[in-house]
Context: one part of a larger RNA
């Protein structure tokens, strides 16, 4: 821009993409077959590998949020306590998120036309012959069906529901211009989204983000004080710090404002 008014939701599916895999064991059955050795088709069941998808309750990984410990140097006048630098200085843990090695799950079944192959009927060619006319069986392959995703620019531009609509000016008229409606956007708070954009949640008739409070969770018992010991250190009292998680709460900020957008189809 189009889809012959302007919108908001929900959809149909022409078409396209993905998926499509392969074992082992038990049974049928030591049966059919075979002198024996050996050893099935068909059918039923169980369990795996690789691959794909989703997820984080479990097992774990990661962690430049976080907590604790340790060393050297420096600073804070000294002690104590902290801070800076040293690969995040090193070490031990580790919520959320992300992830796999973790968990769950998928390939089933069915139809049609066929390939190789195997056939029926059957002449040319009194026989024979699957083929020349005609008719079948037949594959992980092909086309459907089933499952997932995209999809009406499918210009053949689909469908359903709901919302808005009988303004003004100019023009002989087709029409043009302007202000609005439903609605949308700018702007702002933002995350289950994210390079930007987009998408989603919200904007006071408000829990959108921050803060605060409560909880969950992580570290592992802070500082201070008291005691024991020559001291290193230990004991007691007392936890402290943190939370990308869950909820509550208008305390702070989403204020105010602006733009676009139909005119009777």
């Nucleotide at each position: 821009c189009g889809c012959a008014g302007g919108a908001u939701a929900u959809u149909u599916g022409a078409g396209g993409a993905g998926a499509g895999c392969c074992g082992u064991c038990c049974u049928u059955a030591g049966u059919a077959c075979g002198a024996g050795a050996g050893g099935a088709c068909c059918g039923g069941g169980a369990u795996g590998g690789a691959c794909g998808a989703a997820c984080c309750g479990c097992u774990g990984g990661u962690a430049g949020a976080c907590c604790a410990g340790c060393u050297g140097c420096a600073g804070u006048g000294c002690c104590a306590g902290c801070u800076g630098c040293a690969c995040g200085g090193c070490u031990g843990g580790g919520a959320a998120g992300c992830c796999a090695a973790g968990u769950u799950u998928g390939g089933c079944a069915g139809g049609g036309a066929u390939a190789a192959a195997c056939g029926c009927u059957g002449a040319a060619g009194g026989c024979a012959u699957c083929u020349a006319a005609g008719c079948g069986u037949g594959a992980a392959g092909c086309c459907c069906c089933c499952c997932u995703c995209c999809a009406a620019g499918a210009u053949a531009a689909g469908a359903u529901a709901u919302c808005c609509c009988a303004u003004a000016g100019c023009g002989u008229a087709g029409g043009c211009u302007a202000a609005u409606a439903a609605g949308a956007c700018c702007c702002c708070u933002u995350a289950g989204a994210g390079a930007g954009u987009a998408u989603g949640a919200g904007g006071u008739u408000g829990a959108u983000a921050g803060g605060u409070c409560a909880g969950u969770g992580g570290u592992g018992u802070a500082a201070g004080c008291g005691g024991a010991g020559u001291a290193a250190u230990c004991c007691g009292u007392g936890u402290g710090c943190c939370u990308u998680c869950u909820g509550a709460u208008a305390c702070u900020a989403a204020u105010a404002g602006g733009u676009c957008g139909a005119a009777g189809g």
RNAcentral holds the full RNA, with entries from MGnify. This is a predicted structure of a 265-nucleotide part of an RNA (large-subunit ribosomal RNA, domain VI) from uncultured Catonella sp. Taxonomically the source falls in Catonella (Bacteria, Bacillota, Lachnospirales, Lachnospiraceae). It matches the Rfam family "Bacterial large subunit ribosomal RNA". Gene Ontology terms of the family: ribosome and structural constituent of ribosome. Its mean pLDDT, the model's own confidence on a scale to 100, is 87.